[in-house]
């Protein structure tokens, strides 16, 4: 010292929450010892029972009557004397301390400092003087009454240090003239005259003598009064006061005072907050704090109040009295009902309240107090003690050694880590606790409660002594298992929905220890009320404007005072507390001693800059004067034209009018149009301008009256007259209110027509308040520059408005100045945005104003108002963030640029009809599951009749169908029979594996155990790895670097260009990476190597490149060339590129492919594979027959085949290419109408092995449901296969359905493409319209980017950031 929480991220304002210390504490859990504090905050609620103030016999008269002593005695003892003791009254001193309590009180109650010339003081000191002779009573005693007790009454009698009058007196009191002296007034104080009033009490001693007594002064000690000053809340409490305020007189006090009383005057007090209400005992201190401050008033101590609750007084030195007294209340308790008694806030206790607070001990031995001459008495005060971890401090609960790092437990990648030198073992202490002895200071003579206590020594034995809380961050310290948005945690932010370091437990870690958590409370972090030391342009916050009272602050300059400042002496600021220093309990808490500090008040001396009070000068602030021009500055009167509506009258004839379309309305009863003439109210084009005027609101047709301001120039006058202004005053848009006009247009409410799902809105059509005057009110606005008012000062530039001045010119102009009013812009400020001589800078001075968001500018109450309402303005609750500048990205029915079969333009579809698929639905023992907008649906599935196959349904097995590992044995194997739906099972028969060093070893088989196999179970939200999309779209980053507080920016934007973040040019950016291109394959040309097949000009020969030759050509495949904007010409920035041409096979990435940036979608996949959790184990496994994935009313997506005549059927006819082939492709010949069969050359491919088809040229039928169409059905076949019914494919022949170019929507192509012909393969035993290849034939259209959809790049709003499918309002449940 700060730290967490608003946000994708930053800054900044702002709230909240931790971290600290502390306590009269409480509750949980736990507990071994001493020391030294501490303990009813709550009911000042009520109290049994004990005790807490006595005491003097030396004051007094009695009453008691011990030892002794002495006579008597019946030996029990009784009588006298004697006075110790010991006592009720009377009397004198103390009960007015001391001890509790904190109810009251906001007040001279406290405090801290002063006054009393306005006062008292018992007992205590000192001083002076002093005590003569007298009286008259009373209590107790005794007699009596009365009463239940408490108590009381009468008579008789007695004493005093009890009362009383008289003698005596002054330096006492008072009264009267005076002297001197002094004070801040009123006055004191001294002297010495005369008057008059006023005292006394004794006892004790043999006695010296002591205690006491009276009067008076003086000290000391305690008191009592008054005075500035200080310390709470509310102003939603603003007026309060008749003894109140003063005087004069009188009374009263110890003493001033209206204290109190008669009479007079009518003051007094208050925004410097009185009066009211509420709350509180007040300090020294105690707690935090750096410090100012803040909060608290237990314990200790100083003060005041109190004593059941309200009153009153009496005695006394002192009380209006805690344990005294009188009334009244309210309780309680006795009672003979007549009447009494009593006061725990003293110590203890009890009841009761409450979260909570102790014994009805000990002892007066020590310190104190009372009371006595003294012994002594009495003291819940005080010392001790008991209880309680309630604080604060010491101490201990064990030291040393001891690794194979033992065993329990946890956790584990199974190797091992931890728990841990920790245990155990050994070898030691003995503090604390037990036991036993001895034994204190506290009291230097006696006396000790505490206490046989503190100490001290000696025995014994690791023995009797560890808990609590945390572990996600803040905030030190971590894993398992359990539970699954559940039960729960949580100070705050938040955990928990199946892999929780935050829940619960367990191991193990961290803290702190006889204690640890939590509650509460107060400071502090909080500069979050800011005096130290904040702030209001957009976060909370400038009053709407002005004038102006109090107040606050205020120009030069000269003197004086010296209030304030400054500095020095003095006194006080108790004491303890707090620091420093030292010393004593082993040692700390604690205790003692010294010193310092208390930051303050007061007196008083001293100086005089500053402020300030007085007294004087000045003119720069401020104001007057005199000349001047400008203005929508106000108020009042008067005139004007133009345009609207609206009457009247013409001319005229069907629509006006309105809207995105329209209608409602007017119009033939003549409307609009358009001519003429009248009327009425309201505004006042053009100029006109971030011009101009006003305090602000605000002000705009002309001219007249009045009338405020500001500004220019002059320096003639005043001489600080100044700013600013709480409360007051005024003035204040628009709307509204009241009275009375006015009312043409416009128009709230209302009505109608539209539009809407609805339309109480936006459009239209009409319309009343009212907008307009005149008086009055109201008093608020985003009353805005979200910017109070004023004075100085701090670079410029560049516009306009009114002035003035200066130069020059025919003029327009130039330069300087001082008032407004705008842009830009440094320095300087700001969280940034910005602001920037007109400040949001830099200084003063007053004044408003805010302190987290909602509750709310509401609610009560005031004030004002006719009301509407304004104004002043809380809380109860409730969040944890609410909000401000700004950054990145999404998005936006914003803008700009630019792309793409996106759209135009065109081909051809699809949706209709039939079938084929897929899928949803239904359906069923089962129809196995996955996939879901583009990016799910002819997908996975590159082939479902069994197998596949997960799915039903039956029937078997059970270390198992598979795989290691172990044990013993030897049945290798193979046909075959029986039962079985089948598999499984029974039953004989044949047979008896390789290799070997002979020791065995292997592989098989079927048996036996334990470990394990096994899963197409379950999570694709636990993952890997693959895969789609976006998307072949141009984009995504990153070093240094610079800029910004900072998230970020720059680069990568900008002009241009590209298919392109391609490339160029510019620039605080230079560079680089990933992507784009290049390089890879394939394809078009071709040089050259090779030519086995091919091929064949050229020579021969054949029916035939059929065969000899020959590689020249084709063709194959190898390395190679070629294209690169290279040439030209134009254009453009001499650049990049772009147009055009030129040569070439190809020309501007030539054409296809493969190749997919950084990220999105929790995209798909656990059923390719792998793989964590997790679940099943005679079963969710494994094997096996039969079914089922293939049903079918229906909806959907993809796809072939049609409707015909560009066709169809027949017949002949031309011309590929990719590719495959041995369980294979199969020529060629025979059979069949045919599917296909029967035999087969040839090919292991460059050599074998296939009619390409549409095309082309004829024939045929003649627009029909047809010679189209080909569904469906029947019947006969073929192939494949154990097997063709569920459920294959093909053939023959007969059957001949729907359909006559398809709605709303929808798809696909940009050229060798689209459409449109056929080929061939992958799977496969069979089963292709489907998926991937191949090649024949081979179009049309593209003006162009207005518009739909995606997409990129800038920019611009944003309360989004899960990012518009967002955020978020109301209503209702």
């Nucleotide at each position: 010292a700060g730290a967490g929480u608003u946000u994708g991220a930053u800054c900044c304002u702002g709230g909240c929450u931790c971290a600290g210390g502390a306590c009269g504490c409480c509750c949980g859990c736990u507990g071994g010892c001493g020391g030294c504090g501490c303990g009813c905050c709550u009911a000042a609620c009520a109290c049994a029972u004990g005790c807490a103030a006595g005491u003097c016999g030396a004051g007094c008269g009695a009453a008691u009557g011990a030892a002794g002593u002495u006579c008597c005695u019946u030996c029990g003892g009784g009588a006298a004397c004697g006075g110790a003791u010991u006592u009720a009254a009377c009397g004198g001193c103390g009960g007015a301390c001391g001890g509790g309590u904190g109810a009251g009180u906001a007040a001279c109650a406290c405090g801290a400092g002063g006054g009393c010339a306005a006062c008292c003081u018992g007992c205590c000191u000192c001083a002076u003087a002093g005590a003569g002779g007298g009286g008259a009573a009373u209590a107790g005693c005794c007699u009596u009454c009365c009463g239940a007790a408490a108590g009381g009454g009468a008579g008789a009698u007695u004493a005093a240090u009890a009362c009383c009058a008289c003698a005596u007196a002054a330096g006492a009191u008072u009264g009267u003239a005076g002297u001197a002296c002094c004070g801040c007034a009123u006055g004191g104080u001294u002297c010495a005259g005369c008057a008059a009033u006023u005292a006394a009490a004794g006892g004790a001693g043999c006695a010296a003598u002591c205690c006491g007594c009276u009067a008076u002064g003086a000290g000391a000690u305690g008191g009592g009064c008054c005075c500035g000053c200080g310390g709470c809340g509310c102003a939603u409490u603003a007026a309060c006061u008749a003894g109140u305020u003063g005087g004069u007189g009188a009374g009263g006090u110890a003493a001033c005072g209206g204290c109190u009383c008669a009479c007079c005057a009518a003051g007094g007090c208050g925004a410097c907050g009185a009066u009211g209400c509420g709350u509180a005992g007040c300090c020294g201190a105690c707690c935090u704090g750096a410090g100012a401050g803040g909060g608290u008033g237990a314990u200790c101590g100083g003060c005041c109040a109190c004593a059941u609750u309200g009153g009153g007084a009496c005695u006394g030195a002192g009380a209006c009295a805690c344990g005294g007294c009188c009334c009244a209340g309210a309780c309680u308790c006795c009672u003979a009902c007549g009447g009494g008694a009593g006061g725990c806030a003293g110590c203890a206790g009890u009841g009761g309240g409450g979260a909570a607070u102790a014994u009805u001990g000990c002892a007066c031995a020590a310190u104190g107090g009372g009371g006595g001459a003294a012994a002594c008495c009495c003291u819940g005060a005080u010392g001790c003690a008991g209880c309680a971890a309630c604080g604060c401090c010491g101490c201990g609960u064990g030291a040393g050694u001891g690794a194979u790092g033992a065993c329990c437990g946890c956790c584990u990648u199974c190797g091992g880590g931890u728990u841990g030198u920790a245990a155990a073992g050994c070898u030691c202490u003995g503090u604390c606790u037990u036991c036993a002895g001895g034994g204190a200071c506290g009291a230097u003579a006696a006396u000790g409660a505490c206490g046989g206590u503190a100490c001290c020594u000696g025995a014994g034995g690791a023995g009797g002594a560890a808990g609590c809380c945390c572990c996600g961050g803040c905030u030190a310290a971590c894993u398992a298992c359990g539970u699954g948005c559940c039960a729960g945690c949580a100070g705050c932010c938040g955990c928990g929905g199946u892999a929780a370091u935050a829940c619960g437990u367990a191991g193990g870690u961290g803290g702190c220890g006889a204690g640890c958590g939590u509650u509460g409370u107060c400071c502090g972090g909080a500069u979050u009320u800011a005096c130290u030391g904040g702030g209001c342009g957009u976060a909370a916050a400038g009053g709407g404007a002005g004038c102006g009272u109090a107040g606050g602050c205020g120009g030069a300059u000269u003197u004086u005072c010296a209030a304030g400042u400054g500095a020095g002496a003095u006194g006080u600021g108790a004491a303890a507390u707090a620091c420093u220093c030292g010393g004593g309990c082993u040692u700390a808490a604690c205790c003692c001693g010294a010193g310092u500090g208390c930051u303050g008040c007061a007196u008083u001396u001293c100086a005089a800059a500053c402020u300030g009070g007085a007294a004087g000068u000045c003119u720069a602030g401020a104001g007057u004067g005199c000349a001047g021009g400008a203005g929508a500055g106000g108020a009042g009167a008067a005139g004007g034209g133009a345009a609207u509506u609206c009457c009247u009258a013409g001319u005229g004839u069907a629509g006006c009018g309105g809207u995105g379309a329209a209608a409602u309305g007017c119009g033939u009863a003549g409307a609009g149009a358009u001519u003429a003439g009248g009327a009425a109210g309201a505004a006042c084009a053009c100029c006109a301008g971030u011009g101009g005027c006003g305090a602000a609101g605000g002000c705009g047709c002309u001219u007249c009256u009045c009338u405020g301001g500001a500004c220019u120039g002059u320096a003639a006058c005043u001489g600080a007259c100044g700013c600013u202004g709480a409360g007051g005053c005024u003035c204040g848009a628009a709307a509204g209110c009241g009275u009375g006009g006015g009312g043409a247009g416009c128009a709230a409410a209302c009505a109608g027509g539209a539009u809407u799902a609805g339309a109480u809105a936006c459009c239209c059509u009409g319309g009343u308040a009212g907008u307009c005057c005149a008086c009055g009110c109201c008093g608020u606005a985003a009353a805005c520059a979200a910017u109070g008012a004023a004075u100085a000062c701090u670079a410029g530039g560049u516009g306009u408005a009114g002035g003035g001045g200066u130069u020059g010119u025919c003029u327009u102009g130039u330069c300087c100045u001082g008032u407004g009013u705008g842009c830009c812009g440094c320095c300087g400020c700001u969280a940034a945005c910005g602001c920037a001589u007109u400040a949001a800078g830099u200084u003063u001075u007053c004044c408003g104003c805010g302190u987290g968001g909602g509750g709310a500018g509401u609610a009560c109450g005031g004030u004002c108002g006719c009301a509407a309402g304004a104004u002043u303005a809380a809380a109860u609750c409730u969040c944890a963030a609410a909000g401000g500048a700004a950054u990145u990205g999404a998005c936006g029915g914003g803008g700009g640029c630019c792309c793409g079969c996106a759209c135009a333009a065109g081909c051809a579809g699809c949706g209709g009809c039939g079938c084929a698929u897929g899928u949803g639905g239904u359906u069923u023992u089962u129809u196995u599951a996955g996939a879901a907008g583009c990016a799910a649906c002819g997908c996975g599935a590159a082939g479902c009749a069994c197998c596949u196959u997960c799915c039903c349904u039956u029937g078997a097995c059970u270390u198992g169908a598979c795989a290691u590992c172990u044990c013993g044995u030897g049945c290798a194997u193979u046909a075959c029979u029986c039962u079985u739906a089948a598999u499984c099972g029974u039953g004989g028969a044949a047979g008896u594996c390789c290799c070997u060093u002979c020791g065995g070893g292997g592989a098989c088989a079927g048996g036996a155990u334990c470990a394990c196999a096994g899963g197409u179970g379950g999570c694709g939200c636990a993952u890997g790895g693959u895969u789609g999309u976006u998307g072949u779209c141009a984009g995504c980053u990153c070093g240094u670097g610079u800029c910004g507080u900072g998230a970020g920016a720059u680069g990568u934007u900008g002009g241009g260009u590209u298919a392109a973040g391609u490339c160029c040019c510019g620039c605080a950016a230079c560079g680089a990476g990933c992507g784009c291109a290049c390089c890879c394959c394939u394809u078009c040309u071709u040089c050259u190597u090779a030519g086995u097949u091919c091929c064949c000009c050229u020579c021969a020969u054949u029916a035939a490149g059929u065969u000899g030759g020959c590689c020249a050509c084709u063709c194959u495949a190898g390395c190679g060339a070629g294209a690169c904007u290279g040439c030209c010409c134009g254009g453009g920035u001499u650049a990049c590129c772009c147009g055009g041409g030129a040569g070439g096979a190809a020309g501007g990435u030539g054409g296809g492919g493969a190749g997919g940036a950084g990220g999105u979608c929790a995209a798909u996949u656990c059923u390719u594979c792998a793989u964590c959790c997790c679940c099943c184990u005679u079963a969710u496994g494994u094997c096996u027959a039969g079914g089922g994935c293939u049903c079918c009313c229906c909806a959907c997506g993809u796809g072939c085949u049609c409707c015909a005549a560009u066709g169809g059927u027949c017949g002949g006819u031309c011309c590929a290419a990719u590719a495959a082939g041995a369980g294979g492709c199969a020529a060629c010949c025979c059979c069949g109408c045919g599917a296909g069969g029967g035999g087969g050359a040839g090919c292991a491919a460059u050599a074998c092995u296939g009619g390409a088809a549409a095309u082309c040229c004829g024939a045929u039928a003649u627009c029909a449901g047809u010679u189209c169409g080909g569904a469906u059905u029947g019947u006969a076949g073929u192939c494949u296969g154990c097997a063709a019914c569920u459920c294959g494919c093909c053939u023959a022949c007969a059957u001949g359905a729907a359909g006559c170019u398809g709605g709303a929507g929808u798809u696909g192509c940009u050229a060798g493409u689209a459409a449109u012909c056929g080929c061939g393969a992958a799977u496969c035993a069979g089963c292709a319209u489907g998926u991937c290849g191949c090649g024949g034939u081979g179009a049309a259209u593209a003006c162009g980017u207005u518009c739909c959809c995606g997409g990129g790049c800038c920019u611009u709003g944003c309360a989004c950031u899960c990012a518009c499918c967002g955020c978020c309002c109301g209503u209702c449940a």

This is a predicted structure of a 1373-nucleotide RNA (small-subunit ribosomal RNA) from an uncultured bacterium.